[in-house]
Small-subunit ribosomal RNA from an uncultured archaeon, 1330 nucleotides, folded computationally. Model confidence (mean pLDDT): 81 of 100.

RNA sequence: GCAGUAUUCUAGUAAUAGAUGCGAAAGGCUCAGUAACACGUCGCUAAUCUGCCCUAAGGUCAGGAAUAACUACGGGAAACUGUGGCUAAUACCUGAUAAGGAACAAAUACUGGAAUGUAUUGUUCUCUAAACUCGAGCCUUAGGAUGAGGUGGCGGCCGAUUAGGUUGUUGGCGGUGUAAUGGACCACCAAGCCGAAGAUCGGUACGGGUCAUGAGAGUGAGAGCCCGGAGACGGAAUCUGAGACAAGAUUCCGGGCCCUACGGGGCGCAGCAGGCGCGAAACCUUUACACUGCACGCCAGUGCGAUAAGGGGACUCCAAGUGCGAGGGCAUAUCGUCCUCGCUUUUCGCUACCGUAAGGAGGUAGCAGAAUAAGAGCUGGGCAAGACCGGUGCCAGCCGCCGCGGUAAUACCGGCAGCUCAAGUGAUGACCGCUAUUAUUGGGCCUAAAGCGUCCGUAGCCGGCCACACAAGUCUAUCGGGAAAUCUCCCCGCUUAACGGGGAGGCGUCCGGUGGAAACUGUGUGGCUUGGGACCGGGAGACCAGAGGGGUACGUCCGGGGUAGGAGUGAAAUCCUGUAAUCCUGGACGGACCACCGGUGGCGAAAGCGCCUCUGGAGAACGGAUCCGACGGUGAGGGACGAAAGCUCGGGUCACGAACCGGAUUAGAUACCCGGGUAGUCCGAGCCGUAAACGAUGUCUGCUAGGUGUGUCACAGGCUACGAGCCUGUGGUGUGCCGUAGGGAAGCCGAGAAGCAGACCGCCUGGGAAGUACGUCCGCAAGGAUGAAACUUAAAGGAAUUGGCGGGGGAGCACUACAACCGGAGGAGCCUGCGGUUUAAUUGGAUUCAACGCCGGAAAUCUCACCGGGGGCGACAGCAAUAUGAAGGUCAGGCUGAAGACCUUACCGGAUUAGCUGAGAGGUGGUGCAUGGCCGUCGUCAGUUCGUACUGUGAAGCAUCCUGUUAAGUCAGGCAACGAGCGAGACCCACGUCCACAGUUGCCAGCAUACCCUCCGGGGUGAUGGGUACACUGUGGAGACCGCCGCUGCUAAAGCGGAGGAAGGAAUGGGCAACGGUAGGUCAGUAUGCCCCGAAUCUCCCGGGCUACACGCGGGCUACAAUGGUUGGUACAAUGGGCAUCUACCCCGAAAGGGGAAGGAAAUCUCUUAAAGCCAAUCGUAGUUCGGAUUGAGGGCUGCAACUCGCCCUCAUGAAGCUGGAAUCCGUAGUAAUCGCGUUUCAACAGAACGCGGUGAAUACGUCCCUGCUCCUUGCACACACCGCCCGUCAAACCACCCGAGUAGGGUCUGGAUGAGGGUGUGUUUACUU
Repeated sequence: GCAGUAUUCUAGUAAUAGAUGCGAAAGGCUCAGUAACACGUCGCUAAUCUGCCCUAAGGUCAGGAAUAACUACGGGAAACUGUGGCUAAUACCUGAUAAGGAACAAAUACUGGAAUGUAUUGUUCUCUAAACUCGAGCCUUAGGAUGAGGUGGCGGCCGAUUAGGUUGUUGGCGGUGUAAUGGACCACCAAGCCGAAGAUCGGUACGGGUCAUGAGAGUGAGAGCCCGGAGACGGAAUCUGAGACAAGAUUCCGGGCCCUACGGGGCGCAGCAGGCGCGAAACCUUUACACUGCACGCCAGUGCGAUAAGGGGACUCCAAGUGCGAGGGCAUAUCGUCCUCGCUUUUCGCUACCGUAAGGAGGUAGCAGAAUAAGAGCUGGGCAAGACCGGUGCCAGCCGCCGCGGUAAUACCGGCAGCUCAAGUGAUGACCGCUAUUAUUGGGCCUAAAGCGUCCGUAGCCGGCCACACAAGUCUAUCGGGAAAUCUCCCCGCUUAACGGGGAGGCGUCCGGUGGAAACUGUGUGGCUUGGGACCGGGAGACCAGAGGGGUACGUCCGGGGUAGGAGUGAAAUCCUGUAAUCCUGGACGGACCACCGGUGGCGAAAGCGCCUCUGGAGAACGGAUCCGACGGUGAGGGACGAAAGCUCGGGUCACGAACCGGAUUAGAUACCCGGGUAGUCCGAGCCGUAAACGAUGUCUGCUAGGUGUGUCACAGGCUACGAGCCUGUGGUGUGCCGUAGGGAAGCCGAGAAGCAGACCGCCUGGGAAGUACGUCCGCAAGGAUGAAACUUAAAGGAAUUGGCGGGGGAGCACUACAACCGGAGGAGCCUGCGGUUUAAUUGGAUUCAACGCCGGAAAUCUCACCGGGGGCGACAGCAAUAUGAAGGUCAGGCUGAAGACCUUACCGGAUUAGCUGAGAGGUGGUGCAUGGCCGUCGUCAGUUCGUACUGUGAAGCAUCCUGUUAAGUCAGGCAACGAGCGAGACCCACGUCCACAGUUGCCAGCAUACCCUCCGGGGUGAUGGGUACACUGUGGAGACCGCCGCUGCUAAAGCGGAGGAAGGAAUGGGCAACGGUAGGUCAGUAUGCCCCGAAUCUCCCGGGCUACACGCGGGCUACAAUGGUUGGUACAAUGGGCAUCUACCCCGAAAGGGGAAGGAAAUCUCUUAAAGCCAAUCGUAGUUCGGAUUGAGGGCUGCAACUCGCCCUCAUGAAGCUGGAAUCCGUAGUAAUCGCGUUUCAACAGAACGCGGUGAAUACGUCCCUGCUCCUUGCACACACCGCCCGUCAAACCACCCGAGUAGGGUCUGGAUGAGGGUGUGUUUACUU
């Protein structure tokens, strides 16, 4: 602040106080409770009430006693209250009349489906007023209207891990109570009532009109506004009244707050503002009764935080603006920016008037000025807009999902640019849609999630043919209801729109009344036989139960024979055996089992069933001119059966055999293998109730091409040896395979459907947690049935494809595979490379094959990149310095390893200067995972593709497969393929044979000459003339093709053998060598993007290092000796190189080498005596006359320079080593082995590499065992592809849940206590039901 108002009542001048009437049960607020007749809708009330209002009729008579205020006196802190006295009324009381009501009695009439209703008569009881008039009231009765009470049908949440609930419960008779029915309550009687169509219980929730979304069906919600309900701090009770069990009434209890004098009192914002608290979250302690309403009043009017207005909040919806035009400058890839001029004024600001209860808003007119007004998100895809710049470098960060970021980020952070919306834009939460992802419309269940293990059967659902009837479902016509608002359309009013008004329609998908139709469903009646059932007949069957009989094997025991092993395994051992095993043989006993027949054969619902016979029982198929007459199908719950294992009791136990014990295997072996062996397997009686209980395919019915087997029944035909015989066909019914249409994601299914349809049941809804936990039921137990969630996760899964892989299969191949053989390496010493370590530095790269005598990499300096020290260098531009003398040069001294490099001092010089900022040169600085190029390797492989056609939804396939063959995807034949390209081959080079041509620098047979030697026979030198025969060199040809013969093969391709031939099946050896892979190697050969350094990471000089050395590895050399060493003599090559070079020849030296010196830019000269070999001699098996390391001394060469750190010679020294563990390498013929020679690098240094020739074997002519490669096929949970993927423990961190001493709160149940109120009993009081 909020509920007052009226009065001809009382007091008072009035304000006001009191009395009385009406109102205060409305309006406003909220949603706690409520799963209910609370709500919605349609009915009923013959079981009811209704103030004010309306209509009609009648009435309003005669009396009386009080009381508040007031006054006097008190109590109390207050709230409040007591006593005495006065007084009025439309307050109260008494009587009468009328009408009404109640009870009793009697009958009749009316309405109606039905009298308990209404009307009439009699008796008893009960009841009203304001003074004269008017007005307004008031009283009685009847009707209406409005509002309310009661009751019924239907409708609308979740949970069965809630299945039974109920004792006033269900009904009856009689009462009480109420306006009124009723177990609402009471007494007595009966034992009912509700429930699987979900009772009861639990959870949640005010209900509806409506709202969001959606094409709809739906799904979600129940804010505002309207209707209904409920509540007023939590409960309980009551009065007044027409109406309340009322919260701005009373009383009591509880808890809370406040006052108090402690005695006692007061209060209840879920009314409007406002405050506190809570929270992610929500306004002003405004104005007015002017409007619309409500209460009162005759009216005027009064009151109203209802309401109307304003203020605040981008919370929503709607509308508008933030400017428009022209010219020029600058700049640009694009965007832009600046200047000048002009236009407009919505809005903003100011002024006046209108507006309003008052303002404000708004309207009209005017003034000034582009002024007062743009942001947010995004730019990898989805998704519209950057292949821009800078930063960052798996960091910082982004991200709904996928996914970005590890040095060139269109994805992070900024800049610029762009895109989308716009006074908004984004984020978060919720709902619908997208989603046919809960599928009624509109899904599925062989393998993706999903068919109960099987059958019987209750409720339910569904159900053959014909006829009639009814009209419940159904359809149709009409009537009533389904409030308004909301929605749609049209029209209208605010400048438009949002908003509002009017009209029409729709909505509410529904309920009720009446009339009609009769096809279908239903119900009733009558009939039918095709579904189903019954009966009869002859056949088939491992169908079930019981009884009887049999068989071999096995084990044990007994008898006989017989002797040393047996058994077992990949190989063994444990084990058995001299007390006689195993083995052969005769017999007895025992338990289990039932070979052959035996078959994608049979039977059964499934589980399952196998020697023979008998008995009892059951089912199916076929045939039937038999009978019943829809009796059927499916089947929630329910019941029965149900492998193996397991459990209980009692038997049995040959063999097998979990557990267990030994022996092996193994790293271990709680396994696989072996020797034993208990439960069990077997029988009887019970329990369990599960399996990949599978056809991973529910049951029943109908329809839809065929082909080919097989079981069984019936019929027909033929044959016949006359048999229960054989063959063929037809019709049923089973059971297989193939296959059309069709289906399917495909694999596949395909009349025994996974096809086309119908009926019914069960089940599924991403993966994991989990068939787990809790609860319940079952079980002796084991366990079974039912069956979640928290949390976690972006996939899990199916089918097929291509690869890759396999201690899968098949075929073929290879000395970087094996086998056979030869020789090495691995052991020693040394050389060399790598790792490691060390160091100032030991620069860097390469790391299985495919790094490691590799980077041609044998580094003394150089190389050189590393370390230490020292010096030098900036094109160009800007600033700065400089004729007051720059750069540069220089004597001396100092510093230094050294030096006008620097410092000190001085001189010369005559124009630039490195002081600052940029920018360059240069970089063996980084990145080979940014690249080019080149190379290695798969690959000494035989593959790899294309065009067209065909197949598949597609990925893909086919061709490219199969058979034979080849070195070969080489060739031939077949084939939905037909052709073609690259590779292979062909081709090119070398070499092997022959021919032709050419002969200088090659050659010299024959002819001639010259010189030399001579044993006089001759020989040598191509030196000369000459020749071109031979050799050689060079060029060009020929030749080899399975061409010929035989055999094999398919009359093929081809293979094997042979002939001839220099060569035979690619003659041999090379070159070239596919599509691609390997992020293989190289930024240090060069090139090159980006990054970095930039007076140092550039460049030059000196010195050092790359050469280190406890150690490990690779490649080599030399050896270990007699097939050898040493000494002497002697023979035969080829490839190559050469002018700052190769060097003949001569001289010196023991040698390395030195000094001279001719020739040669070379088939001319030279390197250049090849060595092994051969002939002799010696050594005698010894660490040696093997072996040569290491070390000492003395020389030589190259080079500015041999200390770190070269090579050679001579002398001396004389190490390890006596043939090499595991493991490993090369080689198939002029090869291995062995022997030297040349070149490259190079001033010098070859144990290296690349070539060359000499001598010159053994073995295999196969295989796929090892290592790998190719093709086909198969499995796959792999696809950075087996160096894959992946499981579990453990460890660490974090999250969720559980346990956990406890603690706090809410709900509920039980026991006890208390308890406002209620109930009951008794007593007292009382006129009273109090």